RNA sequence: AAGUGCUCACGGGGUCGGUGUAAUUCCGAACCGGCGGUUAUAGUCCGCGAACCUCGGGUGCUCAUUCUUCUGGUGGGUGCCUGCGGCCGAGCCGGUGAAACUCCGGCACCGACAGUCACAGUCUGGAUGAGAGUCAGCACUG
Numbered sequence: 001a002a003g004u005g006c007u008c009a010c011g012g013g014g015u016c017g018g019u020g021u022a023a024u025u026c027c028g029a030a031c032c033g034g035c036g037g038u039u040a041u042a043g044u045c046c047g048c049g050a051a052c053c054u055c056g057g058g059u060g061c062u063c064a065u066u067c068u069u070c071u072g073g074u075g076g077g078u079g080c081c082u083g084c085g086g087c088c089g090a091g092c093c094g095g096u097g098a099a100a101c102u103c104c105g106g107c108a109c110c111g112a113c114a115g116u117c118a119c120a121g122u123c124u125g126g127a128u129g130a131g132a133g134u135c136a137g138c139a140c141u142g
Stems, first nucleotide, its partner, number of pairs: 002141006009134002015029004030122002032111002034048004043109002052086002055083011067072001091107005113125003
């Protein structure tokens, strides 16, 4: 150098107008872009993360039980932790170059769930949560 374990910190952005009884939800015009990777910088390439779903493992609480001897077993309910899996949107053309679906020019496209006097990427909520990961430190191995 590298590996393993533990710990601190950090870790998502964005709206105005019109119509209307009512809309940051419709219409018009705007605006926004997590993390790692990549011959070269990415919302749209390859992967990852959050919500939701199935199944397995661990564990707490609780109820039942002629299983019957127990710090228990079996079955039901419920909570938490954890692992595999499922689900999971969208880009082309031209230019430069050794190299770019990443840069430059042009024109496009996409955005969980629940809530709502009216349909949401931008409002409110789960979320003062979780998290890919980034950074620093400590111990051990080396």